[in-house]
Context: one part of a larger RNA
Molecule: small-subunit ribosomal RNA, central domain
Organism: uncultured bacterium
RNA sequence: CUGGGUGCUAAGGGAGCGUAAAUGGCGAUGCCUUGUCAAAAAUGAAAGCCCGGGGCUUAACUCCGGGAUGGCUUUUGAAACUGGGUAACUGGAGUGCAGGAGAGGUAAGCGGAAUUCCUGGUGUAGCGGUGAAAUGCGUAGAUAUCAGGAGGAACACCAGUGGCGAAGGCGGCUUACUGGACUGUAACUGACGUUGAGGCUCGAAAGCGUGGGGAGCAAACAGGAUUAGAUACCCUGGUAGUCCACGCCGUAAACGAUGAAUAUUAGGUGUCGGGGGACAAAGUUCUUCGGUGCCGCAGCAAACGCAGUAAAUAUUCCACCUGGGGAGUACGUUCGCAAGAAUGAAACUC
Numbered sequence: 001c002u003g004g005g006u007g008c009u010a011a012g013g014g015a016g017c018g019u020a021a022a023u024g025g026c027g028a029u030g031c032c033u034u035g036u037c038a039a040a041a042a043u044g045a046a047a048g049c050c051c052g053g054g055g056c057u058u059a060a061c062u063c064c065g066g067g068a069u070g071g072c073u074u075u076u077g078a079a080a081c082u083g084g085g086u087a088a089c090u091g092g093a094g095u096g097c098a099g100g101a102g103a104g105g106u107a108a109g110c111g112g113a114a115u116u117c118c119u120g121g122u123g124u125a126g127c128g129g130u131g132a133a134a135u136g137c138g139u140a141g142a143u144a145u146c147a148g149g150a151g152g153a154a155c156a157c158c159a160g161u162g163g164c165g166a167a168g169g170c171g172g173c174u175u176a177c178u179g180g181a182c183u184g185u186a187a188c189u190g191a192c193g194u195u196g197a198g199g200c201u202c203g204a205a206a207g208c209g210u211g212g213g214g215a216g217c218a219a220a221c222a223g224g225a226u227u228a229g230a231u232a233c234c235c236u237g238g239u240a241g242u243c244c245a246c247g248c249c250g251u252a253a254a255c256g257a258u259g260a261a262u263a264u265u266a267g268g269u270g271u272c273g274g275g276g277g278a279c280a281a282a283g284u285u286c287u288u289c290g291g292u293g294c295c296g297c298a299g300c301a302a303a304c305g306c307a308g309u310a311a312a313u314a315u316u317c318c319a320c321c322u323g324g325g326g327a328g329u330a331c332g333u334u335c336g337c338a339a340g341a342a343u344g345a346a347a348c349u350c
Base pairs, nucleotide, nucleotide: 003322004321005320006319007304012318014202015201016200017199024195025194026193029088032085033084034083036078037077038076039075040074041073043071049067050066051065052064053063054062055061092192093189094188095187096185097184098183099182104178105177106176107175108174109173110172111155116150117149118148119147120146121145122144126137127136163170164169207248208247209246210245211244212243216242217241221237222236223235224234259317260316261315262314263313264312267295268294269293270292271291272290273289274288275287276286277285278284279283299306300305323350324349325348332343333342334341335340
C1' cells in the first nucleotide's frame, strides 16, 4: 500500500458554514444532439521504419515489391450506461401564503424569597461547631427576635428519560430586535442537490490581559482536630477566582465513548408539537406528519447488546486506526502575552 475495520477491543474530527473552473468526489426524470463504438471510402508525398527479395566478395550502403503510418475528413450503421450541449419536466431542494409550540440568541428594565453586613429597639450569657472536641465569636452586649437600610449573586415551587439549539449550552417576569425547526396548502423557481481536503466561524470549566465589582462559596494559605505521621478527609477562618465589559486561550469522559446524507426493512406502548375524520356537543376514538423515550421480531454482533432515533440492508463523500511501552514525548514548524495548543517521530525494549 492493499485488505479489514472505527458503541465497549487501536480508531468518528468538539460543532457548524462552505471553497475546489481541467467537474474535488458522487448525483432525479423523459426527448433531441454531440461525444463514444463499428464498418467503408478518401487522404496520410518521397525518403526513413517493418517484412520478403535483388546488386556491389560480405556488411554498411543501395534498388524493387508489399505492409504499417496512432491522425483528420466524409458516408453508413450500433446503441444499455457514463460525459458535454440545448430546450423541457416535477417527485429531490428551495421560495411564497396560513398557523400554532419552544429555558434558541442579543440588549434593556423590573421583581420577590434567602445569605451577609450596617443602624436602632427588646433582651442576657452564652453562641457556633463535631463522631467527640477545640480553634473561632460574645458582658466593648453576641446568638435569638423586631424594624429600617446597603450590596452582590442565584432564580424555590411549576419541572417532566418535558422543550429549544449545529455543538458548547439554554430556566424568575416584561419589552425591543433576531435565528431555526414543525404542520397545512400546492401558488412560484426548476436539480438550484449531497458530501466536503484546505479555509472561516462558534466552542463548558479552568486560565491570561485591562478596567470595574465582590454578598455567598472557595483553590492557595493560616489555625483547630484526627493520626504512628496527616503537607488529607472533619471544623473555624480566608485570598485569587466565581460576577460584569472588552480582548485572548481553543482544550474536556467536548459522550449516544456511535461522522454527514438518502432509500428500504414485523410489531407493541408512553410522551411533546401540529393536521384530518367519525360519533349532534362535552368528551371519546380512528388516522396522519415531525420530535423524544421504553420493549421487541428479522437481521447484525466475539459477547454485552443494537434493533425505523440501527450497531439491519444498500449507496455516496469526508475523518481516523494498524501490537504494548518509549510518547502525545523529542526535534522542527505554525499559533499564543503566558500557561500552553496543533502537527508529531526515532533509537531502544518486551